A computed fold for a 1488-nucleotide RNA from a Candidatus Dojkabacteria bacterium, annotated as small-subunit ribosomal RNA. Rfam family: Bacterial small subunit ribosomal RNA. The RNAcentral record of the sequence draws on ENA and SILVA. Lineage of the source: Bacteria > Bacteria candidate phyla > Candidatus Dojkabacteria.

[in-house]
RNA sequence: AUGGAGAGUUUGAUCCUGGCUCAGGAUUAACGCUAGCGGCGUGCCUAAGGUAUGCAAGUUGAAUGCUGAUUUACAAGCAUGGCAGACGGCUGAGUAACGCGUAAGAAUCUACCCUAAACUCGGGGAUAGCCCACCGAAAGGUGGUGUAAUACCCGAUAGUCCUUCCGAGGUAAAGCUCCGGCGGUUUAGGAUGAGCUUGCGUUCUAUCAGGUAGUUGGUGGGGUAAAUGCCUACCAAGCCUAUGACGGAUAGCUGGUCUGAGAGGACGAACAGCCAGACUGGGACUGCGAUACGGCCCAGACUCCUACGGGAGGCAGCAACUAGGAAUCAUGCGCAAUGGACGAAAGUCUGACGCUGCGACGCCGCGUGAAGGAUGAAGAUCUUAGGAUUGUAAACUUCUUUUAUAGGUGAACAAGUUCUGAGUGUAACCUAUGAAUAAGUGCCUGCUAACCACGUGCCAGAAGCAUCGGUAAUGCGUGGGGCACAAGCGUUAUCCGGAUUUAUUGGGCGUAAAGAGAUGCGUAGGCGUCUUAGAAAGUUUUGUGUUAAAUCUUCCGGCUCAACCGGAAAAUCGCAUAGAAAACUUCUAGGAUUGAGUUAGGUAGAGAAGAGGGGAAUUCCAGGUGGAGCGGUUAAAUGCGUUGAUAUCUGGAGGAAUACCAAUGGCGAAGGCACCUCUUUGGACCUAUACUGACGCUAAGGCUCGAAAGCGUGGGUAGCAAAACGGAUUAGAUACCCGUGUAGUCCACGCCGUAAACGAUCCCUGUUAGGUGUUUGGUUGUACACUAAGAUUCUCCUCCGGGAGUGUUAAGGUGUCAAUUGAGUGCCGCAGUUAACGCGUUAAGCAGGGCGCCUGGGGAUUACGGCCGCAAGGCUAAAACUCAAAGGAAUUGACGGGGACCCGCACAAGCAGUGGAGCGCCUGGUUUAAUUCGAUGAUCAGCGAAGAACCUCACCUGGGCUUGAACUAUAGCUGCAUGUUUCCAGAAACGGAUCCAGCCUUCGAGGGUGCUAUAGAGGUGCUGCAUGGCUGUCGUCAGCUCGUGUCGUGAGAUGUAGGGUUAAGUCCCACAACGAGCGCAACCCCUAUCUAGUGUUAUAAUUACUCUAGAGACUGCCUCGCCACAACGAGGAGGAAGGAGGGGACGACGUCCAGUCAUCAUAUCCCUUAUGUCCAGGGCUACACAGACGCUACAAUGGCUAUUACAAUGGGUUGCCAAACCGCGAGGUGGAGCUAAUCCCAUCAAAAAUAGUCUCAGUUCGGAUUGCAGGCUGCAACUCGCCUGCAUGAAGUCGGAAUUGCUAGUAAUCGCGUAUCAGCAGGGCGCGGUGAAUACGUUCUCGGGUCUUGUACACACCGCCCAUCAGGGCACGGGAGUUGCUCUUGCUCGAAGUCUCAGUUUAUCUGGGCCGAAAGCUAAGGGCGGCGACUAGGCUUAAGUUGUAACAAGGUAACCGUAGGGGAAUCUGCGGUUGGAUUAAUCUUUUA
Repeated sequence: AUGGAGAGUUUGAUCCUGGCUCAGGAUUAACGCUAGCGGCGUGCCUAAGGUAUGCAAGUUGAAUGCUGAUUUACAAGCAUGGCAGACGGCUGAGUAACGCGUAAGAAUCUACCCUAAACUCGGGGAUAGCCCACCGAAAGGUGGUGUAAUACCCGAUAGUCCUUCCGAGGUAAAGCUCCGGCGGUUUAGGAUGAGCUUGCGUUCUAUCAGGUAGUUGGUGGGGUAAAUGCCUACCAAGCCUAUGACGGAUAGCUGGUCUGAGAGGACGAACAGCCAGACUGGGACUGCGAUACGGCCCAGACUCCUACGGGAGGCAGCAACUAGGAAUCAUGCGCAAUGGACGAAAGUCUGACGCUGCGACGCCGCGUGAAGGAUGAAGAUCUUAGGAUUGUAAACUUCUUUUAUAGGUGAACAAGUUCUGAGUGUAACCUAUGAAUAAGUGCCUGCUAACCACGUGCCAGAAGCAUCGGUAAUGCGUGGGGCACAAGCGUUAUCCGGAUUUAUUGGGCGUAAAGAGAUGCGUAGGCGUCUUAGAAAGUUUUGUGUUAAAUCUUCCGGCUCAACCGGAAAAUCGCAUAGAAAACUUCUAGGAUUGAGUUAGGUAGAGAAGAGGGGAAUUCCAGGUGGAGCGGUUAAAUGCGUUGAUAUCUGGAGGAAUACCAAUGGCGAAGGCACCUCUUUGGACCUAUACUGACGCUAAGGCUCGAAAGCGUGGGUAGCAAAACGGAUUAGAUACCCGUGUAGUCCACGCCGUAAACGAUCCCUGUUAGGUGUUUGGUUGUACACUAAGAUUCUCCUCCGGGAGUGUUAAGGUGUCAAUUGAGUGCCGCAGUUAACGCGUUAAGCAGGGCGCCUGGGGAUUACGGCCGCAAGGCUAAAACUCAAAGGAAUUGACGGGGACCCGCACAAGCAGUGGAGCGCCUGGUUUAAUUCGAUGAUCAGCGAAGAACCUCACCUGGGCUUGAACUAUAGCUGCAUGUUUCCAGAAACGGAUCCAGCCUUCGAGGGUGCUAUAGAGGUGCUGCAUGGCUGUCGUCAGCUCGUGUCGUGAGAUGUAGGGUUAAGUCCCACAACGAGCGCAACCCCUAUCUAGUGUUAUAAUUACUCUAGAGACUGCCUCGCCACAACGAGGAGGAAGGAGGGGACGACGUCCAGUCAUCAUAUCCCUUAUGUCCAGGGCUACACAGACGCUACAAUGGCUAUUACAAUGGGUUGCCAAACCGCGAGGUGGAGCUAAUCCCAUCAAAAAUAGUCUCAGUUCGGAUUGCAGGCUGCAACUCGCCUGCAUGAAGUCGGAAUUGCUAGUAAUCGCGUAUCAGCAGGGCGCGGUGAAUACGUUCUCGGGUCUUGUACACACCGCCCAUCAGGGCACGGGAGUUGCUCUUGCUCGAAGUCUCAGUUUAUCUGGGCCGAAAGCUAAGGGCGGCGACUAGGCUUAAGUUGUAACAAGGUAACCGUAGGGGAAUCUGCGGUUGGAUUAAUCUUUUA
């Protein structure tokens, strides 16, 4: 010291930024459902709209006159007079102001009250009421006679009173009496109240920047209680303003209230202080006090009365009414208390106030019972059917009586000995009765405590946000159960909080929103080196005054507690004032030199401006040579060319730009700056001496500069080139490509003022490790190289002066190198920092100073307004509306018309096909009573189906059955099954009749059967998107993961990225990883060789074959290769086989919501005399057509005829079936053998081979189709089987685009067997026979794997996404105009009234003047709205149109500025940026 909590939502996931939303508290609240009581509070937030009725301000007879009755006492009333009606009560319209708050001040007044002093004398004339008369409907008024006072007037007296410089002058009074007093006048003082002035504080707006003529000041005069332009005349021209004047919008201010940890934010109900207002506007009178809520005058609007002549009124007092509105009470009682007015007092008055009533409107308190009670009752709900929950809850037993009802007693509030109580017979207390009278509301997907069932089926609906609902919804509706609060509970609205989301406490600006293009110059402002002295403004401290009360806080106390109330203390963070201190800031004065500047000597440079000069190239012109094309493109065409192009040579003209050098080189504030020379000129750096002495930093406004494009005027125009034209491309092509080509690009002068004007990084100062380049200075070096003026050696020449040549010598000079020290400019990097990426002495680190800017996305670099501009346009800059996100960085995937590497019958090289024909089969479609159903890209389609004539069968038509065709249980009945024969009707099922045979048994009954009843049965009915199981595919691809460790905030990474190698994540080496698992491989099966044994056949042996068990192959051996002596590879030997020998089974994590509910199983739903079940017939076999897969062919490598060889796998008793015989044949008869290495299918084959024939043709090819005659199976062959014989003899002559399979015993070709099966094989699965071609290779196609890169994709490119157009909806801008409000200025008229002047019959009245509200007018203007034909863009809206602009190199890299064009996204030109991929070069870093 008592005080601070978060959550949901952007993503596949992550971190950050950032908005939206929620949980809390509060309210003058309202609405919905509900409701027992009491206490204390509180109650028109809207129409300062309008109001019927009653009341809210009177009092005084001790100031006075009178009326009444009467003897008087006395009571009521009218009028004059006094005091009070300026208080109390209500409201918040106006007001942004000395209005309020706070602290001060001087030029003032103050009735009633208090203190003190003095006085209270003498006169006078009226007048109301009353009476009489009259006018008027009324309100009211006129005239006349008479009258009183504390009403009015005059005189006297007076002072310390007033005026005045002095002198002098002026102004008072009221009496009454019960004799006690109560009053009156003057003066001074006090108290109270009021007026005035000033400092400071007090909302938003600059898309309000200039305002002001009584305005600012002075003098004279006037005026006020009082200072003052408060008013007036004159004079001067001031005054306010960026520290926000003036204008606009909004608003009563404060104590305080709510919230918040606080700082703050919002508010100003009730209570209290101040202000303002009283139907609207103006005005004065009276008075101590008003410019007066319940007074007056005038004007206006409205309402009422009227005899139409004229009058009356003001609830923003209390009640009440009406209207408005979501919404706010009784036309109550009383002056008993407190307070107020009057009165000497009694007292009167008091809608102030005290009480009561109404409203759950709020806060607080109490109750709706307590204890026991398990057959865990009934009911309800759920259920796995057992039970569970509701639930000790109820019932029931015992008890209590707060509350309720009734009866009784009965206060305080009274102060003032008596009397006085509205509330009130109230509070409180006592007694009786009896659990008796008393529980709801919201919620239950997450946030957020609380779950099940049914209904519904993107419907109905829910929702604060995220979202829920499309047939198994804890989210909708209902029920049960539960949770929370409770006489309340929810909803809505508003405020604060959470929100550090405006950030003083306490945020940011490289990429998220945000550093102005330069900040180049510089104003105001802010900040500023060392030192001395002084001052004391800031600062610190002490005291004093104030900070109203209430509230808040603490303590104590009173209502039974609490709310509520009382007392005390504390607090009130401010302001003012008096002292003290002097470190820091500030100010004044002095000094200093390190900041800053000056001077001297040098250095580098595309810094700027002007003038002059040069060469290369393009184009054009002229001429020569030459002769057919050139040019252009992916390919072309347009275009140029025989009138001679292109090419080449010579000469000339003109304009623009300056190759190489050239470089993350230089200079400049930025934009920007490049041939050479000259002139002028700005800045920077280095070294050193001297000087000035803080002269400095930053910089709102301001000034200046400012690429490209564009604009104006005048030139110039070679090349290039928006627009335009033509040619292509294309579905189109307003583009990309090509050919032409104008503005423009260039110059001079003047505008424009913007760019991705970027380092997306403001300027200055200080400070904090290094390494390595580069540019340019200084210093040092006995370092290195070059250079000989001077001196000198040698040679030669000489006119002897010397000259030429050659060496030596390095003082000086130039360059290089090294070290060091400045200034710039790059890269890497420690600490640190960052959301990460990254930055890192050139900071985005650590600090200080100053400026600019940001606050969700869109709307919007917009509208309106203003300023600038010739224009284009620029600068400044909103709102309505709409969304719950938009965004940054990084991660894992997927994808790319990105890259690298690798593999596969993927391509290539080959062989044979398919696609064309006929037929078979399946599918689509169509048809049908039905053509049952499913599969239907690869991964459906000779698939489920290993075989639909009936059956199958699920479909259709018709006929039957209903506990059922099959199954289980219970109960009852049944002395009974059941099987078989025959007959009748019928299509059969079914039905009817008939004959025969007839139960078992331990004798208890049981079992079985049939019938009846109840449960149930049954379903090829639905959902494969509720499921299990099984299967396909990627893919036999080489991948997919885990533990521990390490790295990272995290998602994740590492391991599993490197170098080799492999079929392989196979192995080796290296390595922040070390290990492990599922996959790979191996283990398993078949096969090739051999051995041993066994068996069969056969004439003996061998051989062959079968079976069983073994052997064998492992880079084991040799040579060579590669960074490695590794892994591995190449070759060889041996071997039957060599580097996985060949083949098979075996299919990781997962993907496709893949397929299957019709194999089977299964959840929910559906049918139950039918969607079940039985039967007959039909259908699944249809047929214009289309597709997939096959068979047979088109022939001579062939067909036919004849002859002759060689297999293997299999199958067989409801079976295979031999021999023999019959038949042309299918087949028949027959019956041997065989339960199979024995017999049979099965002589087992065919292709092959040999011989003959055919001779290129629709044939001796081909066999479809059709006719006739037969065979077989089977109840049955018509729809709808197979086969045989004879006859018939179709299309087809090798197949378009396209496309399939296959790498060796493979393709191709040939036949054989078998499952299903009564029968039916061109299909499936197997078997053997004959037996090839080719592979250079990885550019391309397809698929896959690894690494890397980009991404706006994650439903993952079949992705995402932009704009026009069309339809619906919403808000808004412009708009010819139209209409309203408000303000200002001017003019006209001018009420009441103050002031003033004049007259007069003098308190009066009449007339004039100044000012002057309202009104009118025109004239003008400003501001703010409403409506508005038409029109612009914006936002939004499950499935509209056109294209495809962006995201990958997005298929022409994208974007920024500008200009032009175009349906649209956009295209093109010029300049700029990287926020572009790829490749190369350079620089740098790391490893070795």